[in-house]
Context: one part of a larger RNA
Molecule: large-subunit ribosomal RNA, domain II
Organism: Holzapfeliella sp. JNUCC 72
RNA sequence: ACCGGCGAGUUACGUUAUGAUGCAAGGUUAAGUUGAAGAGACGGAGCCGAAGCGAAAGCGAGUCUGAAUAGGGCGAAUAAGUAUCAUGAUGUAGACCCGAAACCAAGUGACCUAUCCAUGUCCAGGUUGAAGAUGCAGUAAAAUGCAUUGGAGGACCGAACCCACGUACGUUGAAAAGUGCGGGGAUGAGGUGUGGAUAGCGGUGAAAUUCCAAACGAACUUGGAGAUAGCUGGUUCUCUCCGAAAUAGCUUUAGGGCUAGCCUUGGAGUAAAGGAUCGUGGAGGUAGAGCACUGUUUGGACUAGGGGCCCGUCAAGGGUUACUGAAUUCAGAUAAACUCCGAAUGCCAUUGAUCUAUAUCCAGGAGUCAGACUAUGAGUGAUAAGAUCCGUAGUCGAAAGGGAAACAGCCCAGAUCACCAGUUAAGGUCCCAAAAUUUAUGCUAAGUGGAAAAGGAUGUGGCAUUGCGUAGACAACUAGGAUGUUGGCUUAGAAGCAGCCAUUCAUUUAAAGAGUGCGUAAUAGCUCACUAGUCGAGUGACGCUGCGCCGAAAAUGUACCGGGGCUAAGCAUAAUACCGAAACUGUGGAUGUGUUAUUUAUAACACGUGGUAGGAGAGCGUUCUAAGGGCGAAGAAGGUAGAUCGUAAGGACUGCUGGAGCGCUUAGAAGUGAGAAUGCCGGU
Repeated sequence: ACCGGCGAGUUACGUUAUGAUGCAAGGUUAAGUUGAAGAGACGGAGCCGAAGCGAAAGCGAGUCUGAAUAGGGCGAAUAAGUAUCAUGAUGUAGACCCGAAACCAAGUGACCUAUCCAUGUCCAGGUUGAAGAUGCAGUAAAAUGCAUUGGAGGACCGAACCCACGUACGUUGAAAAGUGCGGGGAUGAGGUGUGGAUAGCGGUGAAAUUCCAAACGAACUUGGAGAUAGCUGGUUCUCUCCGAAAUAGCUUUAGGGCUAGCCUUGGAGUAAAGGAUCGUGGAGGUAGAGCACUGUUUGGACUAGGGGCCCGUCAAGGGUUACUGAAUUCAGAUAAACUCCGAAUGCCAUUGAUCUAUAUCCAGGAGUCAGACUAUGAGUGAUAAGAUCCGUAGUCGAAAGGGAAACAGCCCAGAUCACCAGUUAAGGUCCCAAAAUUUAUGCUAAGUGGAAAAGGAUGUGGCAUUGCGUAGACAACUAGGAUGUUGGCUUAGAAGCAGCCAUUCAUUUAAAGAGUGCGUAAUAGCUCACUAGUCGAGUGACGCUGCGCCGAAAAUGUACCGGGGCUAAGCAUAAUACCGAAACUGUGGAUGUGUUAUUUAUAACACGUGGUAGGAGAGCGUUCUAAGGGCGAAGAAGGUAGAUCGUAAGGACUGCUGGAGCGCUUAGAAGUGAGAAUGCCGGU
C1' cells in the first nucleotide's frame, strides 16, 4: 500500500409537541396479591384534569393590593382531558465515536545513573630531585655556601586503566551514541569489584533543570476514569419536495453561545390583508450649484490705526510716504462637520388603475454568527494593494452547461429524464476547430493589432484659419551683396562679427544690416539678410482630429495573438448569411403542487421539478421474533458466470460449484447498511 472482517445518535427515567388508539368531566392505576404464565383478574394508595387569586390565614368566578364599592395585577366569561404506544426535540446520566497535556490516590523501582557508607583491589617503564641528614668551608656564635646522602610532589614523559578535545566515516548504522586516526589524565579531589543507604509534594547534584533502568521542569505501574476537551478528525442504503446563513443585540465575548433575522413542517383564519408598475399626496437637504451665514482665500480701490522721514523748545500739533494695514467696497475662489438654493433615485401613505400571489399569526424542527469577488456611492490607506471597513446590486458560496486558451466571484444561461430533430444567446466564422478567405467605404505599414507614462518627431489621413504666388511665389542655380567707414568708445589690437554707446545715420542703388553665422592676433576669406536673372505652379505658418513612430532593460525556454500563421485573417463604420449552450422549441416518458371531473385512482388542464447546511416525505436491504403459507439430497445457504427486470436503494432466473438447511406474505424488535477517523485486527 491493497484486500477481508470490526468500527460511531444508543439506553433508562422525566419534560414537551405531533400522530394513533381507548375512555371522557373525567382518565389512570403503582407496589403488591392471585395465576402455569411476562396472559388475565384483583389492587384507587397515588398522579393529572375539571378554578382561580394571594407570601399566607383565607376567600372564591373571582381574588390580591387598598381606607375604598376606586383604579390596577392575575383570572373567569372565550369551557377537554387523561392513560398507553410511536415519532421529533430536550433535561439528567460517559449520552454519536476516537483523541489530550494534565490532577489525585495506592504501590513498584538506586542491577542504569547521582552522592554517601563498609570492605577489598589496581596503577609497565623512565625522568626530575623539595625538606631533612652527614661532611667540609664559614662565623665570636649564627646565618650562609659547596659536596654527598635523601626520596617529596593534586611534579614530568608514557603503557594498562579511565576520559571524550578535534576530525572522517556511520545516519533504514556493525551500534537507539559506535568505529578509525589523532587527543587528555595516568600516586590522585585517581580508577574499579562486592555489599549497603537515600524515593517522586521525594531523592541526589564540584550545579548542567544533571541524574533517579534507552523517557524526568517532577519516574514508572494500577486505580479514580469512558477525567475534561467552546478544539481537530470521523460518522456506513436510495429516491422525492422545499431550501438558508456568514447579519443585529448581549456575552471574561470575539474560530463559542443566547435571543432576533433568514429556512422548513403542521395548523389557523380574514374586508387578500403581501409584491410590482402607473397615477395621486407627502417628508427630506444628498449629487450639483452657490457664497446670503460660518470658516478658509487671491488681486485691486479706499482708508482709521501703526511704523519710517521732515518741521516743531521737551511737547502739543502739522507735513510726507516704493512700508504695514482692520473695517468698507469691487472682482475672483473654496468646505464631510458652510447653505440664499437644490435634483435624479430611494422612502412613507394611498379607499384609484393594471398585473401578480403572496402576506400575517400560532406550534414542532433546524442550520447560520470566518464570507469571497465584480460593478457602483463613501471612509481608512498613498483617490497603493487579490488591502481594509460600511451602503446598494449581481454572481460564487450552494450552480452544472456555452464563451473568456487554461481561469469559484467576469459575459451568456439556471441542468426532471431520453432523442443520430430544430432555433438562438454570449462569443465567433483562414487552419488547428463548428461556421464568410462575405459585401461596401475608408484607415494603418508599425506585425501597430498582439502590454505602459511624461516627453519628443517634416510618419500619414481628415477638417478648419491665415500668409505669399503667372505683375512669376517656395526650392535650386547664375550674378550682385557697395560707399562715407577701420561709425564712436574701449583696447596691445577691436576693421560688420570680445565688450560698451548710439533718433544703428547717410550716400549710390535693382538691392545690399554701422550687419545672420563661420573665420583671423587684428586684417583677409567664406556666408546670410536683401536684389536681379533662369525656371514655371503651387508654397509657407498655426489650430483641431483619426491611425501609427520613439521613449520600451530580467531572471528555466520563443513566452504580452492559445498555436500555425495573417498586410488582413488588423482597425473604424455599415450590411447580409451562417456556426454556436443542458437556454427556447419539437416528440416521448417520470414526478410534485393546485383546480376541475368522475368509475376513489384515474383523466384533463395549469404551474413546476440545480442545490451545500438544514427541514419534510416515501421506500430498498440486513439479523432475529410471531402467525400464515411454502422450498430443499430429483440438491438449501454460500461461491461463481451470464446478452435479465425495476426510476434508485435493489430483485429474479439459468448453468457450474457446494453439501443441509432456507425463502415468501403480514406484523413486530433492532448489536440494521462502511471508503475515508495519521481508525482497530488479520492476510498478502